[in-house]
C1' cells in the first nucleotide's frame, strides 16, 4: 500500500465483497505448565439459607445461668463463676464502604468562572464548665394476644431531660451613649484528706474565632437521532409584600402587569447514566463508556416525613400498590442492584470457601471487638504474557503409506539406531520476604508542685502469617507424561489421486458439480498459525462510499419551470479610532490512574513503581493592528439616476380588414360525388359534387419569414389606435456602495383538465360505422360529441431542456447575422475599419471518463442558493398541507438484487443507406414434382431387419459391387490362453495327412501314419535346441462406449479476397492506422493521394494436359514420292523412305510488345499482325478462421467398460420385409419417332486363374474348337447418333415396355429366400406432368454411344472417352449467398438475439 466482482474487450461512474486491528465474548475440534488480569452485556426477573454495623462498663441503673470448690438438717446454703453473659437507659456510628445503570437529553455530566452559605469527627485559638429540679426504661406485678407485640399499675440512675445564675466573644435592637437574648456534663488516673473537699493529668463537655475537609447553590461554554414533532407557556415571565430555606430564588402565596421561549429549532416523538479514557484511523475523524477512577441516580412499585453536622435514609420510620411467607382468620411478617448460593431468561458469564496476617474503616482512654471493604485462595484457554513437549549425529535415502512416463519420485535426517541435556510434570529434601507496631524494660525531652500518669524520641528486648510447608532452591530416576487446528480455483501461502456425476454437496465475493472436479467427500502432499486454530456477532479501517482535511451535479444520481424578495451569507477606494475576531509572551487550571520517554522491582516479558515532559482546551493578564468587524469621515470605476437617440410577433385594451372552410338562400346543371394501396361506410334524382351570385356565422392570419426580432420565463405574428413594462447606443448631469445572491413567503406559469355563463365555421379525445387482420377496443376511411374560442375563477405540472442556477473579473482567433455610435475613402449610395450589445458556426490554450466544452466556457477564479450519495420496490404508502374534483408538493420502510449505468471499440444483425461480384435474378436450353422400375432414406413390421450420415455441408453417402463370405445383426450348436502375438514353467514326440463313424458344420471318436539336429554313451535311453501338440501364469481379443477427452483425414463458408505482423504514429485505454478516400481490376490487381513504412500467409505467376510452330527420334506408327509383284483394274502385299499424320523428348510462341482514343496514372475501348489476346481453355493448387461440423466402424489413441464373454468357431437366417412418405436416377409418354434393310466416321482404356479373332452349332443368351498377343503389332470392337432407302399414319398405336407364364444360357460348393443375361408368350401405368423447384454461359447445355474400376458373377450408379452440337444474358428494381464503406443498436451463445404484458400454479392480505 491495494484486490475481487457490471463488459467479448476498454475507460468511466457506482454499489457489493474480501485481505488488518480490536472484543467482558459466544460456538466447533483440541488441549502439558506458570504468571499477571479478567468473568449476568439478556430478567432494575423472583430469591430458599448462611453472612455483610457495630461498639463504648473509663456515661448509667440493674443483673443471671451452667460447670467448679466448701458446707449441708440432703430441703438447700455460700464462695467462685462475675459486676461476666443478654437485655434496657445514653453516646458515637449506622448518610462511609460495597452493588447496580432502573430513570435522566439535564447545570445531569465537562470545562471555566463565581456568591448568597452550611460543615458531626480533625487542628490551631478565645473565654468557661456554677448551683438545682422532675421523670422514664430496664426491673416488678396484673391483663390482652395465635403471635408480632402492646397496656395498666409500681420502682429506679446517668455524659438521657427541664428550668435557673453567669456572658469574653455571638445574635438581634440601637437615639450609636446602650438595651435585650442565649450554655454546659460529667469520667478514669495520681497526689493530699478520717470524709465532705482542693489540686493535678488525661479524656470530654459549653459558648465563640480561624482553618482543613466535605456538601449544597449560581453561571458562560460544549454535550445523540427526529421538522411524516411549528408554535409553546398561566406559577408561566417580571415587580411589591409576607411566609419559608443553611443559602439566591416564583421556591410558596396574595397583589399588579403581560410578558417569556422559538426555524441559531421552541414544544412534541424516540434513544441515552456523563466523564478521565478505551477500540480503530497517517491524521482528521468514526465507534465505545466492561473492568479501574471522578461525578449523578436508584435500592420491590409510588409518595412521605422525622432523626441527624449530613438522608428525604440499600441492610431505619410511615402510608398507598404488587408479589411472597405465617396464622388460631381477629391480625401479622418481608425486600440480596451487599458477598456466595438458588430459579428463570439466554448463545453465554464462577465458590452457598480461608483470614483478619497486611492496606484501610466503625467503636473504644486502650486492651480489643466488628468489617463478605481488602488480603488470599477455588473455578473458566476468557484475554495478554513467558516456557515446555527435546538437542547433536545418522543412507541402504529401510519397512509401510501416496504417485509413477514403471525408470522412478515423495514422506525423509523422518524413523530405527547412537551419543547427549534434564526445562515443566513426578518423588525426596530445605525453605523465605510480605511484621511493622502494639506491649516490656531502659535513656532523653516536654507536661506539672511532682521524680505519678501522659506524650515525643532513642537503645534493648519480645509477640502476631489466612496466602502455606506456597514462591524459591538442593537432589534422585527418566526422552520418558505432553500437538492442535484451519486452508491449499482466483483474491490469498499451499496438489497430486480416488470417489461421486447439477447427486451429494461447497460457497466471503466472483462463483464450483450434467463421467477424466487441483472448488463437493476421502487420501497421501503441502501451507499457515500454535496450547491453540477455526467459525460467528461486533466496532474502526479499508471507503476520498458524506469528501472540514478530502468529492461531485450537459450525457453516469444530482440546476429549484421561471421571476421579485425577507431573513441570513459575502461584498469597492482613501486616511483616521477602536481592539470584538486575529497573532504573540506570561500565568491559574484542565484529579490520580491511562497513553509517550527515561530508570527500576518481580529470573524474563505480561504487570508494577518512580521520575518528566509535549500538544490542545477554558479563564486571566500584557502587549501587536496587516486583515476582518465596529465607530465616525471622505471618494467615483459597482449601482442607479438625467439628458439625446433607437429597434422589437414584449404585455393589456377596443376597434377594422382581406382570402378560404362550412351552412343557408337563389340561379344554372345531371348521375354521380367522395374517399383508399384497392374497397366500402357515408352524400345523391327530394337534384347532390361542380358552377354563378348574395347572406350569416365563428375560428385562424398565407406571401414577407430568417441560423432574424422581443421577453424572466411559460411564451409572443393582419391591420389601426389608445395604455403600460424592459432593452440598446451615446454625452458623462446628479446620488454616493446605494451592491450581489437567496432558505421562509409572494407573484408568473404551456398543454390537457375543473366549475359558472357564452360562443361553436374547421379540427376533433370518447362514441358509431366501414376496411384491414388469425383477432384489429390500432394505424387507413366516412361520420361525430366534450374540447379547441370569449369572460371570470380554479389546476401548478411538461424532455416547463442548452437535459448546462444567478452574478462579477480574467483567458487566442476567424467567419456570419441583428440593433446603434463613429472613422476614413467617398460622398447618390456604397465600401474598408474603430467600438458597445444581442444571436450562430468552426476554432487555440486548457477542461473533460469520453462524447464533446471553447470570451454566449463545461477553461481560470471569487460569492452566494439549490440539488446528488448502488438498482428495483417509489415521481409509491402512511402522515401533513393545498384543491371542487383530477391530483399536486413533501417522502419512506420492509423485502430483493450483485449489479444497474456512462462515453467509447470491435463485431454480428436491420423489413437503414452506398458501391460491387456470382447461372443469384433476368434471357435462354433442358429437367425434377405426376407414371412404371432401380437405388437410398424415413417409417412401420421383425428374432435380426448390424451400425453411422440429417437444412444448405445427411438421404446412387461410408459401400469402387450383402447368393455362402462380406457381416458388424438374429437364432441354434460349440469353444475358454483362445482365431492372432511376445515371454516363462511343466509335459508330449508328435502335428499334418489319408480313411472311417456320428453330425447342418464348427468338431468330436476310431483307425492309420510317423519327426528333425547336436553331445554322451550302458544303442537304446538321458541332456540340449528346432519344430508341433497339451496343461498352466502373464497375457490375448472386443465394428464396446465417448468424435463434447484426442491426432490424422474431410465437408462448408470458398477459389470467397481476403486474414495478419513488425516498426512509427494516433488514443488514459480497448482500439485505431497501415487495410480509409477517388480510380481500376477476376483480385487488398494495380495507380494516385496520404502518418505511415515495410512484412508474411492467400491473390496472381511457377506445375499438369490442351490448342500452333520449330528441332530431334523413326517401330508395332505413317505412305507423299520410287521400285517391285500380284489383281476381280478398285486395289492389295514387299522393298526403299520419314515429307505428312502420328507418337514423345527438347525448344520456340502472348508481353497490353505495336498502332489509334480517352486518362494524372494505373488501366480501359478499338485496331493490326497471329494458331491463340488481354488470367486463350481446363486441372491440380483452399489464407486467418467458422460451424464443439463429420468420422473412435479405415487407421492412430487417453479414459471407462467386457473377460466360460460385448471374445472366438460354424450352420442357417437377416442387412433385400412393406398400408405409406421423402431424396437421386433409369425407361417413356412417340413421328425432329418407332421398325426393317444397307452404308460411314471415334477416342480413353483393358488383356495370362486373361482377352479372344476366324470356322462349326444354337432365333438367341450362349456352346465347342481355335490362331494371335504380357499388346502402337493380337484380341475386346460392333462405336451409336448420322446418312441412304422402305414401312408405320395419329391410336394407348408397329408408341411405351413394367408384370406374369413357359423355356433356357452362364458364372458360382451353392441362384429358394436373393444374380444377371436368352427366347416365346403376356403388354400395367403412361398421350409432357399442380404448388414449387434444379442444372447449364459454348466445344458449354442438350442428344449419342465407347471404355474402365469394383468384380467368380451380378450397374438404370461411379470415374473417364469422344461423336453431334445449340440458344440466350436488356441488365441488377427484386429473390440468394457475398465483399467493402457507412448508419442505429438495451444484440456478444451475437436476430434462432434481447425482451414486455397478461394467463396457468401456489401463498398471503384487502374487498365483493
Nucleotide at each position: 500500500a491495494g484486490a475481487g466482482u457490471u463488459u467479448g474487450a476498454u475507460c468511466c461512474u457506482g454499489g457489493c465483497u474480501c485481505a488488518g486491528a480490536a472484543u467482558g465474548a459466544a460456538c466447533g475440534u483440541u488441549g502439558g505448565c506458570g504468571a499477571c488480569g479478567u468473568g449476568c452485556u439478556u430478567a432494575a426477573c423472583a430469591c430458599a439459607u448462611g453472612c455483610a454495623a457495630g461498639u463504648c462498663g473509663a456515661g448509667c441503673g440493674a443483673g443471671a445461668a451452667a460447670g467448679c470448690c466448701u458446707c449441708u438438717u440432703c430441703g438447700g446454703a455460700g464462695g467462685u463463676g462475675a459486676g461476666u453473659a443478654c437485655a434496657g437507659c445514653g453516646g458515637c456510628g449506622g448518610a462511609c464502604g460495597g452493588u447496580u445503570g432502573c430513570g435522566u437529553a439535564a447545570c445531569g455530566c465537562g470545562u471555566g468562572a463565581g456568591a448568597a452559605u452550611u460543615u458531626a469527627c480533625c487542628c490551631c485559638u478565645u473565654a468557661g464548665u456554677g448551683a438545682a429540679g422532675a421523670a422514664u426504661a430496664c426491673c416488678u406485678u396484673c391483663g390482652a394476644g395465635a403471635a408480632a407485640u402492646c397496656g395498666g399499675a409500681g420502682u429506679u440512675a446517668a455524659u438521657a431531660c427541664u428550668g435557673c445564675a453567669u456572658a469574653a466573644g455571638u445574635c438581634c435592637c440601637u437615639u450609636c451613649g446602650g438595651g435585650g437574648a442565649g450554655a454546659a456534663a460529667g469520667g478514669c488516673g495520681g497526689c493530699c484528706u478520717a470524709u465532705u473537699u482542693g489540686c493535678u493529668g488525661c479524656c470530654g463537655c459549653u459558648a465563640g474565632g480561624g482553618g482543613a475537609u466535605a456538601a449544597g447553590c449560581u453561571u458562560g461554554c460544549g454535550u445523540c437521532c427526529u421538522a411524516u414533532c411549528a408554535g409553546u407557556u398561566u406559577g408561566u415571565u417580571g415587580g411589591u409584600g409576607a411566609g419559608g430555606u443553611a443559602a439566591c430564588g416564583g421556591c410558596u402565596u396574595a397583589c399588579c402587569a403581560a410578558g417569556a421561549c422559538u426555524a441559531u429549532g421552541a414544544c412534541g416523538g424516540g434513544u441515552a447514566g456523563c466523564u478521565g479514557a478505551c477500540c480503530u484511523g497517517a491524521g482528521a475523524g468514526g465507534g465505545u463508556g466492561a473492568u479501574c477512577a471522578g461525578c449523578c441516580a436508584g435500592a420491590u412499585u409510588g409518595g412521605a416525613a422525622c432523626u441527624g453536622a449530613g438522608a428525604u435514609a440499600c441492610g431505619g420510620u410511615c402510608c398507598a400498590g404488587a408479589c411472597u411467607c405465617c396464622u388460631a382468620c381477629g391480625g401479622g411478617a418481608g425486600g440480596c442492584a451487599g458477598c456466595a448460593g438458588u430459579g428463570a431468561g439466554g448463545a453465554a458469564u464462577a465458590u452457598u470457601g480461608c483470614a483478619c496476617a497486611a492496606u484501610g474503616g466503625g467503636g473504644g482512654a486502650a486492651a480489643c471487638c466488628c468489617u463478605g471493604a481488602u488480603g488470599c485462595a477455588g473455578c473458566g484457554a476468557c484475554g495478554u504474557c513467558g516456557c515446555g513437549u527435546g538437542g547433536g549425529g545418522g543412507a541402504u535415502g529401510a519397512a509401510g503409506g501416496c504417485c509413477u512416463u514403471c525408470g522412478g519420485g515423495u514422506u525423509g535426517u523422518a524413523a530405527a539406531c547412537u551419543c547427549c541435556u534434564g526445562u515443566u510434570a513426578a518423588g525426596u529434601g530445605g525453605g523465605a520476604a510480605g511484621a511493622a507496631a502494639a506491649g516490656c524494660g531502659u535513656g532523653c525531652g516536654g507536661u506539672u508542685a511532682a521524680u505519678a500518669c501522659c506524650c515525643g524520641u532513642g537503645c534493648g528486648u519480645g509477640u502476631u502469617g489466612a496466602c502455606g510447608g506456597u514462591a524459591c532452591c538442593a537432589c534422585u530416576a527418566g526422552a520418558g507424561a505432553a500437538a492442535g487446528c484451519a486452508c491449499c480455483g482466483g483474491c490469498u501461502a499451499a496438489c497430486u489421486u480416488c470417489g461421486u456425476g447439477c447427486c451429494a454437496g461447497c460457497a466471503g465475493c466472483c462463483g464450483c458439480g450434467g463421467u477424466a472436479a487441483u472448488a463437493c467427500g476421502a487420501a497421501g502432499g503441502g501451507u499457515g498459525c500454535u496450547a491453540a486454530c477455526g467459525u460467528u456477532a461486533u466496532u474502526c479501517g479499508g471507503a476520498a462510499u458524506u469528501a472540514c482535511u478530502g468529492g461531485g451535479c450537459g450525457u453516469a444520481a444530482a440546476g429549484g419551470g421561471c421571476g421579485c424578495g425577507u431573513a441570513g451569507g459575502c461584498g469597492g477606494c482613501c486616511a483616521u479610532u477602536u481592539a470584538a475576531g486575529u497573532c504573540a509572551g506570561u500565568u491559574g487550571u484542565c484529579a490520580a490512574a491511562u497513553a509517550c520517554c527515561c530508570c527500576a522491582g518481580c529470573c524474563u516479558a505480561a504487570c508494577u513503581g518512580g521520575g518528566g515532559a509535549c500538544c490542545g482546551g477554558c479563564a486571566a493578564u500584557u502587549g501587536a493592528u496587516a486583515c476582518u468587524g465596529a465607530a465616525a469621515g471622505g471618494c467615483u470605476a459597482g449601482a442607479g439616476u438625467a439628458c439625446a437617440g433607437a429597434a422589437g410577433a414584449g404585455a393589456g385594451a377596443a376597434g377594422u380588414g382581406g382570402a378560404a372552410u362550412u351552412a343557408u338562400c337563389g340561379g344554372a346543371g345531371u348521375a354521380g360525388c367522395g374517399g383508399u394501396a384497392a374497397a366500402a361506410u357515408g352524400c345523391g334524382u327530394a337534384g347532390a359534387u361542380c358552377u354563378c351570385g348574395a347572406u350569416a356565422g365563428g375560428a385562424a392570419c398565407a406571401c414577407c419569414g430568417a441560423u432574424g426580432g422581443c421577453g424572466a420565463a411559460g411564451g409572443c405574428a393582419a391591420c389601426u389606435u389608445c395604455u403600460u413594462g424592459g432593452u440598446c447606443u451615446g454625452u458623462g448631469u446628479c446620488u454616493g456602495a446605494c451592491g450581489c445572491u437567496a432558505a421562509a413567503g409572494c407573484g408568473c406559469g404551456a398543454a390537457a383538465g375543473c366549475g359558472u355563463g357564452g360562443g361553436g365555421a374547421g379540427c376533433a379525445a370518447a362514441c358509431a360505422g366501414g376496411a384491414u387482420u388469425a383477432g384489429a377496443u390500432a394505424c387507413c376511411c366516412u361520420g361525430g360529441u366534450a374540447g379547441u374560442c370569449c369572460a371570470c375563477g380554479c389546476c401548478g405540472u411538461a424532455a416547463a431542456c442548452g437535459a448546462u442556477g444567478a452574478u462579477c473579473a480574467c483567458u487566442a482567433g476567424a467567419u456570419g447575422u441583428g440593433g446603434g455610435u463613429u472613422u476614413u475613402g467617398c460622398u447618390u449610395g456604397c465600401a474598408a475599419g474603430a467600438u458597445c450589445c444581442g444571436u450562430g458556426u468552426c476554432g487555440u490554450a486548457g477542461c473533460u471518463a469520453a462524447c464533446g466544452c471553447g470570451u454566449u466556457a463545461a477553461g481560470u477564479g471569487a460569492u452566494c442558493c439549490g440539488c446528488c450519495u448502488g438498482g428495483g420496490a417509489a415521481c409509491u404508502a402512511c402522515g401533513a398541507g393545498c384543491g371542487c374534483a383530477a391530483g399536486c408538493u413533501u417522502a419512506a420502510a420492509a423485502c430483493u438484487c450483485a449489479a444497474a449505468g456512462g462515453a467509447a471499440u470491435u463485431g454480428a444483425c436491420g423489413g437503414g443507406g452506398g458501391u460491387c461480384c456470382g447461372c443469384a435474378c433476368a434471357a435462354g436450353c433442358g429437367g425434377u414434382g405426376g407414371a412404371a422400375c432401380a437405388u437410398g432414406u424415413g417409417g412401420u413390421u421383425u428374432a435380426a431387419u448390424u451400425c453411422g450420415a440429417c437444412g444448405c455441408u445427411a438421404c446412387g453417402c461410408g459401400a469402387g459391387a450383402a447368393a455362402c463370405c462380406u457381416u458388424a445383426c438374429c437364432u441354434a450348436g460349440g469353444u475358454u490362453u483362445g482365431a492372432c502375438a511376445u515371454g516363462c514353467a511343466c509335459u508330449u514326440g508328435a502335428u499334418c495327412g489319408u480313411u472311417g463313424u456320428a453330425g447342418a458344420a464348427a468338431u468330436a471318436c476310431a483307425a492309420u501314419u510317423u519327426u528333425c539336429g547336436a553331445a554322451g554313451u550302458u544303442u537304446a535311453c538321458u541332456u540340449u535346441g528346432a519344430c508341433a501338440g497339451g496343461u498352466g501364469c502373464a497375457c490375448a481379443g472386443g465394428u464396446g462406449c465417448u468424435g463434447c477427452a484426442u491426432g490424422g483425414c474431410u465437408g462448408u463458408c470458398g477459389u470467397c479476397a481476403g486474414c495478419u505482423c513488425g516498426u512509427g504514429u494516433c488514443g488514459u485505454g480497448a482500439g485505431a492506422u497501415g487495410u480509409a478516400c477517388g480510380g481500376u481490376u477476376a483480385a487488398g490487381u494495380c495507380c494516385u493521394c496520404u502518418a505511415a513504412c515495410g512484412a508474411g500467409c492467400g491473390c496472381a505467376a511457377c506445375c499438369c494436359c490442351u490448342g500452333c510452330c520449330u528441332u530431334c527420334a523413326g517401330u508395332u506408327g505413317c505412305u507423299a514420292c520410287u521400285u517391285u509383284u500380284c489383281u476381280u483394274c478398285g486395289g492389295a502385299a514387299a522393298a526403299g523412305g520419314c515429307a505428312c499424320u502420328c507418337u514423345g523428348g527438347a525448344g520456340g510462341g502472348a508481353c497490353u510488345g505495336c498502332c489509334u482514343g480517352g486518362g494524372a496514372a494505373a488501366c480501359c475501348a478499338g485496331g493490326a499482325g497471329g494458331a491463340a489476346g488481354g488470367u486463350g481453355g481446363g486441372g491440380a493448387u483452399g489464407a486467418c478462421g467458422u460451424c464443439a461440423a463429420g468420422u473412435c466402424c479405415u487407421c492412430a489413441u487417453g479414459g471407462c467398460c467386457c473377460u466360460u464373454a460385448u471374445a472366438c468357431c460354424u450352420a442357417g437366417g437377416g442387412c433385400a420385409a412393406c398400408a405409406c412418405a421423402c431424396g437421386u436416377g433409369u425407361u417413356a409418354c412417340a413421328a425432329u419417332g418407332g421398325c426393317u434393310g444397307a452404308u460411314a466416321c471415334a477416342a480413353u482404356g483393358g488383356g495370362g486363374a486373361g482377352c479372344a479373332a476366324a470356322c462349326c452349332c444354337g432365333c438367341g443368351a450362349g456352346g465347342g474348337u481355335a490362331a494371335g498377343c504380357a499388346a502402337a503389332u493380337c484380341c475386346c470392337a460392333a462405336a451409336a447418333a448420322g446418312u441412304c432407302a422402305g414401312u408405320c399414319u395419329a391410336a394407348g398405336u408397329u408408341c411405351g415396355g413394367a408384370u406374369u407364364g413357359g423355356a433356357g444360357u452362364c458364372u458360382g460348393c451353392a441362384a429358394c429366400u436373393c444374380g444377371a443375361c436368352u427366347c416365346c408368350a403376356u403388354g400395367a401405368a403412361g398421350u409432357u406432368g399442380a404448388a414449387a423447384u434444379c442444372g447449364c454461359u459454348a466445344g458449354u447445355a442438350a442428344u449419342c454411344g465407347c471404355g474402365c474400376a469394383u468384380c467368380a458373377g451380378a450397374a438404370c450408379g461411379g470415374c473417364g472417352c469422344g461423336g453431334u452440337g445449340a440458344a440466350u444474358a436488356c441488365g441488377u428494381u427484386c429473390u440468394c449467398g457475398g465483399a467493402c464503406c457507412u448508419u442505429g443498436u438495451a444484440c456478444a451463445c451475437a436476430c434462432c438475439g434481447c425482451c414486455c404484458g397478461u394467463c396457468a400454479c401456489a401463498c398471503c392480505a384487502c374487498g365483493a